[in-house]
RNA sequence: AACCGACAAGAGCACACUACUUCGUAAGAGUAGGUCGCAAAGUUACCGAUCCUGAAAUGCAAGGACAGCGGGACUGCCGGU
Repeated sequence: AACCGACAAGAGCACACUACUUCGUAAGAGUAGGUCGCAAAGUUACCGAUCCUGAAAUGCAAGGACAGCGGGACUGCCGGU
């Protein structure tokens, strides 16, 4: 450096759900619990999918959400070969 995740150790994240919020129109986000799962469930909206849209707009557009839907890019712990 590449490939792999069988064994081991130490850490990490946190679905559904519950409560809350000087957040957002909404999708959704945040915090505290919770723990279904995750070896990238770390980062990134570049591509596709999905979801939302008050005001403005009627343009199949524009803007937004989602990284725990798939792919790409970047980075990384432990162990094995």

This is a predicted structure of an 81-nucleotide RNA (c-di-GMP-I riboswitch aptamer) from a Deltaproteobacteria bacterium. The organism belongs to Myxococcia, within Bacteria.